[in-house]
Context: one part of a larger RNA
RNA sequence: UGACGGGGGCCCGCACAAGCGGUGGAGCAUGUGGUUUAAUUCGAUGCAACGCGAAGAACCUUACCUACCCUUGACAUCCUCGGAACUUGUCAGAGAUGACUUGGUGCCUUCGGGAACCGAGAGACAGGUGCUGCAUGGCUGUCGUCAGCUCGUGUUGUGAAAUGUUGGGUUAAGUCCCGUAACGAGCGCAACCCUUAUCCUUAGUUGCCAGCGAGUAAUGUCGGGAACUCUAGGGAGACUGCCGGUGAUAAACCGGAGGAAGGUGGGGACGACGUCAAGUCAUCAUGGCCCUUAUGGGUAGGGCUACACACGUGCUACAAUGGCCGGUACAGAGGGCAGCGAAACCGUGAGGUCAAGCAAAUCCCACAAAGCCGGUCCCAGUCCGGAUCGCAGUCUGCAACUCGACUGCGUGAAGUCGGAAUCGCUAGUAAUCGCGGAUCAGAAUGCCGCGGUGAAUACGUUCCCGGGCCUUGUACA
Numbered sequence: 001u002g003a004c005g006g007g008g009g010c011c012c013g014c015a016c017a018a019g020c021g022g023u024g025g026a027g028c029a030u031g032u033g034g035u036u037u038a039a040u041u042c043g044a045u046g047c048a049a050c051g052c053g054a055a056g057a058a059c060c061u062u063a064c065c066u067a068c069c070c071u072u073g074a075c076a077u078c079c080u081c082g083g084a085a086c087u088u089g090u091c092a093g094a095g096a097u098g099a100c101u102u103g104g105u106g107c108c109u110u111c112g113g114g115a116a117c118c119g120a121g122a123g124a125c126a127g128g129u130g131c132u133g134c135a136u137g138g139c140u141g142u143c144g145u146c147a148g149c150u151c152g153u154g155u156u157g158u159g160a161a162a163u164g165u166u167g168g169g170u171u172a173a174g175u176c177c178c179g180u181a182a183c184g185a186g187c188g189c190a191a192c193c194c195u196u197a198u199c200c201u202u203a204g205u206u207g208c209c210a211g212c213g214a215g216u217a218a219u220g221u222c223g224g225g226a227a228c229u230c231u232a233g234g235g236a237g238a239c240u241g242c243c244g245g246u247g248a249u250a251a252a253c254c255g256g257a258g259g260a261a262g263g264u265g266g267g268g269a270c271g272a273c274g275u276c277a278a279g280u281c282a283u284c285a286u287g288g289c290c291c292u293u294a295u296g297g298g299u300a301g302g303g304c305u306a307c308a309c310a311c312g313u314g315c316u317a318c319a320a321u322g323g324c325c326g327g328u329a330c331a332g333a334g335g336g337c338a339g340c341g342a343a344a345c346c347g348u349g350a351g352g353u354c355a356a357g358c359a360a361a362u363c364c365c366a367c368a369a370a371g372c373c374g375g376u377c378c379c380a381g382u383c384c385g386g387a388u389c390g391c392a393g394u395c396u397g398c399a400a401c402u403c404g405a406c407u408g409c410g411u412g413a414a415g416u417c418g419g420a421a422u423c424g425c426u427a428g429u430a431a432u433c434g435c436g437g438a439u440c441a442g443a444a445u446g447c448c449g450c451g452g453u454g455a456a457u458a459c460g461u462u463c464c465c466g467g468g469c470c471u472u473g474u475a476c477a
Base pairs, nucleotide, nucleotide: 001477002476003474004473005472007471008470009469010468011467012466013465015461016460019425020424021423022422023421026316027315028314029313030312031311032310033309034307035306042053043052064302065301066300067299068298069297070296073125077124078123079121080120081119082118083117086103089100090099091098092097107114108113127291128290130289131288132287136285137284138280139279140278141276143274148187149186150185151184152183153182154163155162156161167178168177169176193268194267195266196265198236199235200234201233202232203231204230208225209224212223213222214221239262242256243255244254245253246252318418322377323376324375325374326373327372328371334365335364336363339358340357344353345352346351384415389410390409391408392407393406394405395404431453432452433451434450435449436448437447
């Protein structure tokens, strides 16, 4: 100087407390451990691994296993020789592949040949998701959006080092003020950026429709309008600016006015010096090591989907603030041409047939659901719950056996609110309700977004956890 303390002081955070809803019990989904297996590819492992890499394993993917094949190789550059490229069909085979076969003779040319492509050959070489993340770059997690981390000059000390950065106030903040052997400065904080909340202005098509007119069973449907909504450009607005009080007359704090918004208005992007030899050699790149008729490459089938069990994360429930039936209302944000697909018709339905429109403020996906109105059920393992299984189907796709999603009929398991323990959340939040997107042929209860309805509680900082500053002890570095 740090680090540590079941030392002290001050302060913060859904850290506790106060509340609301869960997890832990059930069934299923998903990940992991374990076990099994020819293989169940590999990585991630306290917080910070475990719906994680994977924004999507039937084949492919795929790295694993088994079998059958190849050896200058699936891919790159160079050399020699031959042939344009390309293409039809037959046979063998699980296929890779092998054997045979048909058509075709192109482009440039200095007529030597050349360009692209294909085949054969020789070797330099290719190739490796093989090892080392404790050789590395890059990227990322975490402490933590915590308020800290440092430097120059000066000064103090023999020196390590200190001072500044401590102190008094204050703040979300090393934020600001005052004091001060310090004076300044840098990286962080804040602001500048995006979005949301109000208004003005410009512009009105595909969007809008107040007033005027026309028309319809009905609809901005038409003429028209530019007010309103909205869209997307520009601007205004919030700064403790104003008033009162407290305070060292300071910084600031409390209350108020005005205002759409008030003291950082809400949300996002943004992550200092560093820590964990944290994670990743399987995104990529890369040193070293290793393989080279195989640890490389191709194909078919299987596996990654196994199942006495254990754990994590979720979904659905156990019902009446509910289930079922009928009627009826209101979003936002997205996506669409190898695409979204209306209407009509067929089917109980998944869906099918035909097919309009739309590269989309125009058309489509697309009926939002909870809600509201009416009816029914009457506390029961039920008209709750839907697992499991049987049969019959739909769709995607060469192909749904291993191993897809969905539909109809039947079947109707556990489950009556969950032990110890444990998680999230402070406001348009929790809870609850549906909608969309990426990936994607198909395949979400996951992920990323969107809006609808919309709470309760916070006395307080003694305690648990994490963190910041000062101080103290130390046989630690």
About this RNA: This is a predicted structure of a 477-nucleotide part of an RNA (small-subunit ribosomal RNA, 3' major domain) from Methylomonas koyamae. The full RNA is in RNAcentral, with records from ENA and SILVA. Lineage of the source: Bacteria > Gammaproteobacteria > Methylococcales > Methylococcaceae > Methylomonas. Its Rfam family is "Bacterial small subunit ribosomal RNA". Its family is annotated with ribosome and structural constituent of ribosome in the Gene Ontology.